This is a predicted structure of a 96-nucleotide RNA (TPP riboswitch aptamer (THI element)) from Klenkia sp. The model forms 100% of the base pairs in the Rfam consensus.
RNA sequence: GGGUACGACACGGGGUGUCCCGACCGCGGGACUGAGAGCACACCCGUCGAACCUGCUCCAGCUGACACUGGCGAAGGGAUGUCGACCUCGAUGGAC
Numbered sequence: 001g002g003g004u005a006c007g008a009c010a011c012g013g014g015g016u017g018u019c020c021c022g023a024c025c026g027c028g029g030g031a032c033u034g035a036g037a038g039c040a041c042a043c044c045c046g047u048c049g050a051a052c053c054u055g056c057u058c059c060a061g062c063u064g065a066c067a068c069u070g071g072c073g074a075a076g077g078g079a080u081g082u083c084g085a086c087c088u089c090g091a092u093g094g095a096c
Stems, first nucleotide, its partner, number of pairs: 001088004006084005011046004016040001017032006052077003058071004
């Protein structure tokens, strides 16, 4: 000097659905999937970008229902800096 799928800090981005019951339109309890189902200072993601959004009131399958699974998707968008650790390259100095 370069690299990394690792760690830390700060900053930033993002989602919070479906169904059942009880209430009576403040809400509460429960079931399913998931990292996370709305305040968790949590979780996930930050260009090596499927975190997340658009397409999508989409298509196929499954289910009690649902982005629950797959397609769409080599589509279009989408939020960064520093330090450490490790690997590697080179210069200079010393010793043999």
Record summary:
The sequence was found by an Rfam model in a public genome assembly.